c-di-GMP-I riboswitch aptamer from a Bacillota bacterium, 94 nucleotides, folded computationally. The coordinates come from a structure-prediction model, not an experiment, and the mean pLDDT is 79.
RNA sequence: ACAAUUAAAAAGCAAACCUGGACGAAAGUCAGGGACGCAAAGCCACGGGCCUACGGUUAAUUUUUCAUUUGACUAUGGUAGCCGGGUUGCCGGA
Numbered sequence: 001a002c003a004a005u006u007a008a009a010a011a012g013c014a015a016a017c018c019u020g021g022a023c024g025a026a027a028g029u030c031a032g033g034g035a036c037g038c039a040a041a042g043c044c045a046c047g048g049g050c051c052u053a054c055g056g057u058u059a060a061u062u063u064u065u066c067a068u069u070u071g072a073c074u075a076u077g078g079u080a081g082c083c084g085g086g087u088u089g090c091c092g093g094a
Base pairs, nucleotide, nucleotide: 005094012038013037017033018032019031021030022029023028036081042087043086044085046084047083048082049079050078051077055074056073057072058071059070060069
């Protein structure tokens, strides 16, 4: 110096749920409360997974037609507290 394990202290984040002030079609995000947990539960949607489907595609429905209704598929929307990857970083006795 590097790697692994690890004590202590000081701080940090915040699941479910509640509120409903903001955004969104939704999923979800932000804000306040709250603590299940977290040593990267800091940051980045690059790969896989998962959630959603405004719009789009398609099938059916009804109809003279436009249109309506329903289903399926679709991420360009999300999720970093699903996993992998990338990147930055606090304390640290032995």